This is a predicted structure of a 77-nucleotide RNA (Glycine riboswitch aptamer) from uncultured Blautia sp. The coordinates come from a structure-prediction model, not an experiment, and the mean pLDDT is 76. NCBI's taxonomy places the organism under Bacteria, Bacillota, Clostridia, Lachnospiraceae, Blautia. Rfam family: Glycine riboswitch aptamer. Gene Ontology term of the family: glycine biosynthetic process. Rfam's curators write: This family represents the bacterial glycine riboswitch.

[in-house]
RNA sequence: UCUCUGGAGAAUCCCGCCAGCGGGUGCCGAAGGUGAAAGCAGGAAAUCUGCGAAUCUCUCAGGCAAAAGGACAGUGA
Numbered sequence: 001u002c003u004c005u006g007g008a009g010a011a012u013c014c015c016g017c018c019a020g021c022g023g024g025u026g027c028c029g030a031a032g033g034u035g036a037a038a039g040c041a042g043g044a045a046a047u048c049u050g051c052g053a054a055u056c057u058c059u060c061a062g063g064c065a066a067a068a069g070g071a072c073a074g075u076g077a
Stems, first nucleotide, its partner, number of pairs: 001077002004074003011025001013024005026064003032060001033058001035056001039051004
């Protein structure tokens, strides 16, 4: 990387129409992305610069019936 299996959260809300799209309000975090501690490095030094994990944080993106998607875990190659 690929195959198969499991896999959560949140309105089948409201409005419009060309009837599956557009808009509104509320909400969710587990594609992706943002932020951040200890610590590390640079620097003469600084309240300076850079690096810096997650299921944490933000909710930009994405999502809120089913389907699809889906972090992650397991099987096999």